Bacterial RNase P class A from an Anaerolineales bacterium, 376 nucleotides, folded computationally. It matches the Rfam family "Bacterial RNase P class A". From the family's description: Ribonuclease P (RNase P) is a ubiquitous endoribonuclease, found in archaea, bacteria and eukarya as well as chloroplasts and mitochondria. It is annotated as a ribozyme. The RNAcentral record of the sequence draws on ENA.
[in-house]
C1' cells in the first nucleotide's frame, strides 16, 4: 500500500410558522379554549417459529397426526444464541454440512450390457451349440478399496504383505458428541429418510374481532293483571274497545347500535459493578418512564447548514497538437479549491405484548483476525 473475512453502531442535523393525536392542569362544563408535555423502525414489513395473556377442553394411559434430530450450556420458550466434536471448502482469517441406508420396502432421468444384479467389446474353453471369468476398454454424476505378488485354462481378497476405510470388545483422556493406544474379523457392492419407514424427544384446541363490563331504539320472550279512547273544560253519567285474542311512562331477562376496559411500568430500557471462555445471569449500585391511534394521528412549508452527483470557474503537474517557436494558445487527463447556483438524500410505517429467524435497505462510521508485496 493492495486484496480478502468476520462483526458492531448510526441510518440527516438545527430552527421558525401552520396543522394532527395522547396525557396533565385550569376556565367553561355539552362538543369547547387556554398553557405545558409525549408523539413509529431497524426492520413496525413476511406471520415462520417460540412465549406471555384470555376463553374453551381435560381422570390417566394409547394411537394417529405434526415437529425437533452431533454433544454439552443458555433461556419464560424455541426450527434461536453460545461453546465444543466431526466431515467438508480455502494458503489462511474464516465459511458451509450434521441421528439411522448393516430393519424392511419404494425410486435412482440420458449414456450404458449392467444403476445393485448385468456381460456390449475383450479374456479362457471347447464336441463352435454352449460353459467359465470381469482384469482391460467403454458409459456415467456415480459401477465389486489403491499397489505388488501368490495363483489360475482365463480370472477374482480367492489367498498373502503393505497402505486406506469400516465393524466389534478392551485400555485411557473427556460431564458428553468424540479422540488416542491396542487386539480380533477380508467385513470393503452406490445413492436417495425435504419418499415411507425405525429409534429417541416435545406437543389439547382457538385467538385481543381472545376476553370482561355498561347499555339506548325498534322487535320478541317472561311477570304483575284492568283499564284506555270518546261525548265536555270539570264533577257524574253515556257509548265503543279490552279484560280466553291481554290495557300499560310498570317490573325482570337476553341482545344490538354504541361506549368503556383488556391496552402501555414490562420476561422494561440505559450505564456501572460482579459470575461466567461466551450466550447469560444477579435478592447488587445508579438513573430513566419510552406512541397507544381505532378508519386510524406522528404532516407539511421556508430557512440555515451536512452528504452526494452532474454542471460550471480557476489553480498546479506531466503529456499531445498548432504557430508568429515564446515563461505562447489549445486540447484532453490526473490533482487541488470554489459557486448566496441546479438536482437528489435509502428501505418503508405501529394497532395486545414480547424473543428470535427471514427478506428489502441510498448513504456513512468503526473493531478485530488473515494472505500478499515494499521499507525499516
Nucleotide at each position: 500500500a493492495g486484496g480478502g473475512u468476520c462483526g458492531g453502531c448510526c441510518g440527516g442535523g438545527c430552527a421558525a410558522u401552520c396543522g394532527c393525536g395522547g396525557g396533565c392542569a385550569g376556565c367553561a362544563u355539552u362538543u369547547g379554549c387556554u398553557g405545558c408535555c409525549c408523539g413509529a423502525g431497524g426492520a413496525a414489513a413476511g406471520u415462520c417459529c417460540g412465549c406471555g395473556c384470555u376463553c374453551c377442553a381435560u381422570u390417566g394411559a394409547g394411537c394417529a397426526u405434526g415437529g425437533u434430530g452431533c454433544c454439552g450450556g443458555g433461556u419464560a420458550a424455541c426450527u434461536c444464541c453460545c461453546g465444543g466434536g466431526c466431515g467438508g471448502a480455502g494458503c489462511a482469517a474464516u465459511c458451509c454440512g450434521c441421528g439411522g441406508a448393516g430393519a424392511g420396502g419404494g425410486c435412482c432421468a440420458c449414456a450404458g450390457a449392467a444403476a445393485c444384479a448385468g456381460a456390449c467389446c475383450g479374456c479362457c474353453u471347447c464336441u463352435c451349440g454352449g460353459g467359465g471369468c470381469a482384469a482391460g476398454g467403454g458409459u456415467g454424476a456415480a459401477a465389486a478399496g489403491g499397489u505388488g505378488g501368490u495363483g489360475u485354462a482365463a480370472g477374482a481378497g480367492a489367498c498373502c504383505a503393505c497402505c486406506g476405510g469400516g465393524a466389534u470388545c478392551g485400555g485411557c483422556a473427556g460431564c458428553a458428541a468424540u479422540g488416542c493406544c491396542g487386539a480380533u474379523c477380508g467385513c470393503c457392492a452406490g445413492g436417495u429418510a425435504a419418499c415411507c419407514c425405525c429409534c429417541a424427544c416435545c406437543a389439547g384446541g382457538a385467538g385481543c374481532a381472545a376476553g370482561g363490563c355498561c347499555a339506548a331504539g325498534c322487535a320478541g320472550g317472561g311477570a304483575c293483571g284492568a283499564g284506555a279512547a270518546g261525548c265536555u273544560g270539570c264533577u257524574c253519567g253515556c257509548u265503543u274497545c279490552g279484560u280466553u285474542u291481554g290495557a300499560g311512562u310498570u317490573c325482570c331477562g337476553g341482545g344490538u347500535a354504541g361506549g368503556c376496559u383488556g391496552c402501555a411500568c414490562g420476561a422494561g430500557c440505559g450505564u456501572c459493578a460482579c459470575g461466567g471462555u461466551a450466550a447469560c445471569g444477579u435478592u447488587g449500585a445508579u438513573g430513566c418512564c419510552c406512541a397507544g391511534a381505532u378508519a386510524g394521528a406522528u404532516g407539511a412549508u421556508u430557512g440555515c447548514c451536512c452528504c452526494a452527483g452532474a454542471c460550471u470557474c480557476g489553480g498546479u503537474g506531466g503529456u499531445c497538437u498548432u504557430c508568429u517557436c515564446g515563461u505562447a494558445a489549445g486540447a484532453a487527463c490526473a490533482u487541488c479549491g470554489g459557486g448566496c447556483g441546479c438536482u437528489g438524500g435509502a428501505c418503508a410505517g405501529a394497532a395486545c405484548g414480547c424473543g428470535g429467524c427471514u427478506u428489502a435497505u441510498a448513504g456513512g462510521c468503526u473493531g478485530a483476525g488473515c494472505c500478499u508485496g515494499c521499507a525499516u